[in-house]
RNA sequence: UACUCAUCGAGAGAGGUGGAGGGAACCGGCCCGGCGAUACCUCGGCAACCGCCCAACGGCAGGUGCCAAAUCCGGCAGAGGGCGACAACGCGCUCUGAAAGAUGAGAG
Numbered sequence: 001u002a003c004u005c006a007u008c009g010a011g012a013g014a015g016g017u018g019g020a021g022g023g024a025a026c027c028g029g030c031c032c033g034g035c036g037a038u039a040c041c042u043c044g045g046c047a048a049c050c051g052c053c054c055a056a057c058g059g060c061a062g063g064u065g066c067c068a069a070a071u072c073c074g075g076c077a078g079a080g081g082g083c084g085a086c087a088a089c090g091c092g093c094u095c096u097g098a099a100a101g102a103u104g105a106g107a108g
Base pairs, nucleotide, nucleotide: 001108003106004105005104006103007102008101013043014042015041016040017039021032022031023030026075027074028073029072044067045066046065048064049063050062051060052059053058071100076097077096078095079094080093082091083090084089
């Protein structure tokens, strides 16, 4: 880096460095951010998958991973209500699926 499978509304923050944008990419929304975010480092924590123990519930924290908000929400498709006197059309809501992404495991 492309492939396969599973999961993604649970959980878990302090200190230091640093100094402007950040929340994967584009668009829209909504948030976070000089009361110092994002990032990096240290320590701490969580327990998703693997691993180990267990009959099981569960436990441990070795590997990967994670520690604002549902993967922050939407964008594409389908279904069902609502509103605009509304058939077309538009707006908005709910649900399902897809796409994209993330994490793990597997096999190249």